[in-house]
Context: one part of a larger RNA
RNA sequence: CGCAGGGUAUUUGAGAGAGGCUGUCCUUAGUACGAGAGGACCGGGAUGGGUAAACCUCUGGUGUUCCAGUUGUUCCCCAAGAGCAACGCUGGGUAGCCAAGUUUAUAAGAGAUAACCGCUGAAAGCAUCUAAGUGGGAAACUCGUCUCAAGAUUAGAUACCCCGUGAGCUGAAAGGUUCACAUUAAGACUCCUUGUAGACUACGAGGUUGAUAGGCUGGAUGUGUAAGUACAGUAAUGUAUUAAGCUAACCAGUACUAAUAAGUCGAAUGU
Numbered sequence: 001c002g003c004a005g006g007g008u009a010u011u012u013g014a015g016a017g018a019g020g021c022u023g024u025c026c027u028u029a030g031u032a033c034g035a036g037a038g039g040a041c042c043g044g045g046a047u048g049g050g051u052a053a054a055c056c057u058c059u060g061g062u063g064u065u066c067c068a069g070u071u072g073u074u075c076c077c078c079a080a081g082a083g084c085a086a087c088g089c090u091g092g093g094u095a096g097c098c099a100a101g102u103u104u105a106u107a108a109g110a111g112a113u114a115a116c117c118g119c120u121g122a123a124a125g126c127a128u129c130u131a132a133g134u135g136g137g138a139a140a141c142u143c144g145u146c147u148c149a150a151g152a153u154u155a156g157a158u159a160c161c162c163c164g165u166g167a168g169c170u171g172a173a174a175g176g177u178u179c180a181c182a183u184u185a186a187g188a189c190u191c192c193u194u195g196u197a198g199a200c201u202a203c204g205a206g207g208u209u210g211a212u213a214g215g216c217u218g219g220a221u222g223u224g225u226a227a228g229u230a231c232a233g234u235a236a237u238g239u240a241u242u243a244a245g246c247u248a249a250c251c252a253g254u255a256c257u258a259a260u261a262a263g264u265c266g267a268a269u270g271u
Stems, first nucleotide, its partner, number of pairs: 001151001005162007015148004021049007033038001050106006059099004066092005071085005109143003116136004163270001164181007187265004191207005212258003215254005222246002228241005
């Protein structure tokens, strides 16, 4: 820009793409078959491998924003802390992300067929699956499963929302008709707080009629018993207060802080 008014949601599916893999074991059955040796089709069940997708409950990895231990050194000294030394080193670890973890799929079924196997059957008194007619038959084909999809210009469907003023011409009037307009409507955007989104954009949640982010409060989780004081010990240290103190990205609550204010666009009943 188009989809013959302007919008907000929800959709149909023309069409396109993805997927389609495979082993072993048990059973049928030591049956059919075979002198024996050996040893099935068909059917049923279990369990793997490969590949793909999603997810983080479990198992783990990471987790330089959490906790603790510890070495050297500086901050006058003690104590307590902080800086630097690869996060100084070490032991753990929330969220998120991830796989080696978890779950699911690669299925059943239908249709029309290929090679091929048939039925009936003439031409050609026989025979013949074929000439008329008719049945079966494959991971391939068309559906079925998953994803995208109305620029599918054949531009689809459903529901709902919004629809004025002014001027001219004409007419007895009712009305008819032509033109102009942008303050606007529904709605959208800018802007702002942002994350389940993200290179930017876009997308999603919100903007005081508010829990969108931060803070605060409570909880969860992690770490593992803080500091100070008292006691015991010459002391290192230990014990008690104390399952303590601290606790990121997690879960709730709460307007304390910031989403203020404002601006822009956008139809005229529809060729």

The part of an RNA shown here (large-subunit ribosomal RNA, domain VI) has 271 nucleotides and comes from a Candidatus Babelota bacterium. Its mean pLDDT, the model's own confidence on a scale to 100, is 85. It matches the Rfam family "Bacterial large subunit ribosomal RNA". The RNAcentral record of the full RNA draws on ENA.